Large-subunit ribosomal RNA, domain VI from Hydrocarboniphaga effusa AP103, 269 nucleotides, folded computationally. The coordinates come from a structure-prediction model, not an experiment, and the mean pLDDT is 87. NCBI's taxonomy places the organism under Bacteria, Pseudomonadati, Nevskiales, Nevskiaceae, Hydrocarboniphaga effusa.
[in-house]
Context: one part of a larger RNA
RNA sequence: CGUUCGAAGUUUGAGAGGAGUUGACCUUAGUACGAGAGGACCGGGUUGAACGUAUCUCUGGUGUUCCAGUUGUCACGCCAGUGGCAUCGCUGGGUAGCUAAAUACGGACGGGAUAACCGCUGAAAGCAUCUAAGCGGGAAGCCCACCUCAAGAUGAGACUUCGCGGAGACUUGAUCUCCCUUAAGAGCCCUUCAAGACUAGGAGGUUGAUAGGCACCAUGUGGAAGCGCAGUAAUGCGUGUAGCUAAGGUGUACUAAUUGCUCGUGCGG
Numbered sequence: 001c002g003u004u005c006g007a008a009g010u011u012u013g014a015g016a017g018g019a020g021u022u023g024a025c026c027u028u029a030g031u032a033c034g035a036g037a038g039g040a041c042c043g044g045g046u047u048g049a050a051c052g053u054a055u056c057u058c059u060g061g062u063g064u065u066c067c068a069g070u071u072g073u074c075a076c077g078c079c080a081g082u083g084g085c086a087u088c089g090c091u092g093g094g095u096a097g098c099u100a101a102a103u104a105c106g107g108a109c110g111g112g113a114u115a116a117c118c119g120c121u122g123a124a125a126g127c128a129u130c131u132a133a134g135c136g137g138g139a140a141g142c143c144c145a146c147c148u149c150a151a152g153a154u155g156a157g158a159c160u161u162c163g164c165g166g167a168g169a170c171u172u173g174a175u176c177u178c179c180c181u182u183a184a185g186a187g188c189c190c191u192u193c194a195a196g197a198c199u200a201g202g203a204g205g206u207u208g209a210u211a212g213g214c215a216c217c218a219u220g221u222g223g224a225a226g227c228g229c230a231g232u233a234a235u236g237c238g239u240g241u242a243g244c245u246a247a248g249g250u251g252u253a254c255u256a257a258u259u260g261c262u263c264g265u266g267c268g269g
Stems, first nucleotide, its partner, number of pairs: 001152001005163007015149004021049007033038001051106005059100004066093005071086006110144003117137004165179005170173001185263004189205005210256003213252005220244002226239005
């Protein structure tokens, strides 16, 4: 921009894409078969490999925004306690998120038409013949079925709901002219997100829990500082499951989402 008024929401599915793999074991059954050696079809069950999708409860990884230990050096006047730099200085752990090696699930079942092939009936050709007329069976393959997208499918579909005026003119119609307002709804702007390159999408904007702050909780670290006690001291113990605690959860208007503005109006009314 189109979809012949404009919107909000819910959809149909023309069409397109994805998937499609396979082993072993148990059983049927040491049965059928076979002199024996050996050894099934058909059917039922279990468990894997690789691949794929989703997820983060578990197991782990990462986690330069969390906690602790520690070396060198510099600074805060000194002690103590801290901070800077050294690959995050190094080391031990670790929340959320992300993630695989973790967890769950998938290929199926079934239907239709067929290929090679196997048949029924059956003439031409008194026989025979699956074929010439006619009728069956038959594959990991084809079309459905399963998953995803999908009406720019210009063939532009469907359904539900919502919304907007007066006057005049004549050639009386999808008519023209004038004036009035700006509906439903959308956007700008702002707080933001398990959404994101930007855009888009989602949540919210005081009739408010959207983000931050704060409170409590969870989680992690692992016993803070100060003081006291013991020891010459290093250090240990007590106060005390201490102190600190990111991205998590619940709550709470303290802060910021103010006030407003724009579009929407024409083949319709």